[in-house]
RNA sequence: AUAAACCUUCGGGGCAGGGUGAGCUUGGGUGAACUUCCUGGUAAUUCCCGACCGGCGGUGAGAGCCCGCGAGCUGGACGCACCGUAGCGUCCAGCAGGAUCCGGUGUAAUUCCGGUGCCGACGGUACAGUCCGGAUAUGAGAAGGUUAGG
Numbered sequence: 001a002u003a004a005a006c007c008u009u010c011g012g013g014g015c016a017g018g019g020u021g022a023g024c025u026u027g028g029g030u031g032a033a034c035u036u037c038c039u040g041g042u043a044a045u046u047c048c049c050g051a052c053c054g055g056c057g058g059u060g061a062g063a064g065c066c067c068g069c070g071a072g073c074u075g076g077a078c079g080c081a082c083c084g085u086a087g088c089g090u091c092c093a094g095c096a097g098g099a100u101c102c103g104g105u106g107u108a109a110u111u112c113c114g115g116u117g118c119c120g121a122c123g124g125u126a127c128a129g130u131c132c133g134g135a136u137a138u139g140a141g142a143a144g145g146u147u148a149g150g
Stems, first nucleotide, its partner, number of pairs: 005146006015050001017049003023042003027038003051130002053120002055069004064118002072095009101115004122133003
């Protein structure tokens, strides 16, 4: 002066408060009939009002919405396991991969300040960014440690 390799740990948050009532159901009437009417109860964190949340790296200055990454789905190949269904791992290809503008300050900000909007995988369930589930999972990455050679 200094790379690779190995190990350990970490690595996603959010419906306060209200409204309506599909469906189900008590009682009564009607009727061939869960046909139809009245009444009471229950009932969507998904609908409506409103509320709340924001992974990772980069970016002359701090980002859910600028650039990129991760998480998803389908097909194929190989391997493992396997009675079969089906499952796990790696690689390749395809699909999907959302959303912001205005003003101010400043050398510089779609990142700060003020304002106005918008976005959010799959399955379940009265239609879900927030409930339940795969998930004590995967993972972008972050921190720390060990150590050889020249």
FMN riboswitch aptamer (RFN element) from an Anaerolineales bacterium, 150 nucleotides, folded computationally. It matches the Rfam family "FMN riboswitch aptamer (RFN element)". Its family is annotated with FMN binding in the Gene Ontology. The organism belongs to Anaerolineales, within Bacteria. Of the family's consensus pairs, 97% are formed in the model. The sequence was found by an Rfam model in a public genome assembly.